[in-house]
Context: one part of a larger RNA
RNA sequence: CUGGGCGUAAAGCGCCUGUAGGCGGCGGGAUAAGUCGGAUGUGAAAGCCCCGUGCUCAACGCGGGGAAGCCAUUCGAUACUGUCUGGCUAGAGAGCGGGAGAGGGAAACGGAAUUUCUGGUGUAGCGGUAAAAUGCGCAGAGAUCAGAAGGAACACCGAUGGCGAAGGCAGUUUCCUAGGCCGUAUCUGACGCUGAGAGGCGAAAGCUAGGGGAGCGAACAGGAUUAGAGACCCUGGUAGUCCUAGCUGUAUACGCUGGAUGCUAGGUGUGGGCCAGAACGGUCCGUGCCGGAGUUAACGCGAUAAGCAUCCCGCCUGGGGAGUACGGCCGCAAGGCUCAAACUC
Numbered sequence: 001c002u003g004g005g006c007g008u009a010a011a012g013c014g015c016c017u018g019u020a021g022g023c024g025g026c027g028g029g030a031u032a033a034g035u036c037g038g039a040u041g042u043g044a045a046a047g048c049c050c051c052g053u054g055c056u057c058a059a060c061g062c063g064g065g066g067a068a069g070c071c072a073u074u075c076g077a078u079a080c081u082g083u084c085u086g087g088c089u090a091g092a093g094a095g096c097g098g099g100a101g102a103g104g105g106a107a108a109c110g111g112a113a114u115u116u117c118u119g120g121u122g123u124a125g126c127g128g129u130a131a132a133a134u135g136c137g138c139a140g141a142g143a144u145c146a147g148a149a150g151g152a153a154c155a156c157c158g159a160u161g162g163c164g165a166a167g168g169c170a171g172u173u174u175c176c177u178a179g180g181c182c183g184u185a186u187c188u189g190a191c192g193c194u195g196a197g198a199g200g201c202g203a204a205a206g207c208u209a210g211g212g213g214a215g216c217g218a219a220c221a222g223g224a225u226u227a228g229a230g231a232c233c234c235u236g237g238u239a240g241u242c243c244u245a246g247c248u249g250u251a252u253a254c255g256c257u258g259g260a261u262g263c264u265a266g267g268u269g270u271g272g273g274c275c276a277g278a279a280c281g282g283u284c285c286g287u288g289c290c291g292g293a294g295u296u297a298a299c300g301c302g303a304u305a306a307g308c309a310u311c312c313c314g315c316c317u318g319g320g321g322a323g324u325a326c327g328g329c330c331g332c333a334a335g336g337c338u339c340a341a342a343c344u345c
Stems, first nucleotide, its partner, number of pairs: 003317004007299002012313001014201004021194003025088002028085004033081002035077007048066007091191001092188003095184004103177007110154001115149007125136002162169002206247006215241002220236004258312006266290010294301002318345003327338004
């Protein structure tokens, strides 16, 4: 450079915003850079093609002729691409009118439950297991009633439901704030798509500092089990789990399926809007199931494509060694990112 690929065989960056770049709607005019054609020049020899010829043939050699591309100059063509110019509204955006939602941030409040404490009643057990024991209890436990404190999480509604780019988001109310959807067709007039680098977001665990600590609970201790038990079970229990500020930047970050646009049978649920007052009717957006053509190695996918196409990015190229070593960059550390080779099958 090129081929074939990336749901499950190796392969889609965890997700987004966006720089360079690549690609880009409809119709008119100009230009003629790309593109196409002619002419001229150049295009050494060898090589290549054709004809002939020499080694007994051939390979090989020799003679003659021919051809192609790049390149330069010049003349021309104008469909497509580019550039310039003026225009359009179907893409995109804005406006106006609606309406849904656990989307995000902050604050306040609420009830149930667990635990602890105080007081009342009350007496001998409670707890736990397959069975036990450790543990708790006559210094009055457990049970029960009343009160108080504190932390964390929000039963029912709840869904096969909704929202978000992903991670993720669930008691109630208020404030601040983001996005999407529907209707309209008032405005702008291609303002678009993708996106190497870059920047931001990013579960849990972990880290730093300060707080908090009810329940749960790595580590740890004890009791059991067992040949042993470093476990599974039980009694306890520290970090942590929670909050504030900062770091980390990973994952089975999954739909194992990058994003955008257009096109291609149906059926049946469900969430939001509109026609509209209603349908078992129509339409737009979302979310499921089944299924046709097609596709696929098969499984399956099938308008939410893994179908038919176009554009852009990322990635793969036998297994192990190894997502390791070395180097670099990042991090407080843990470690992360980038990423080989020898050797071996």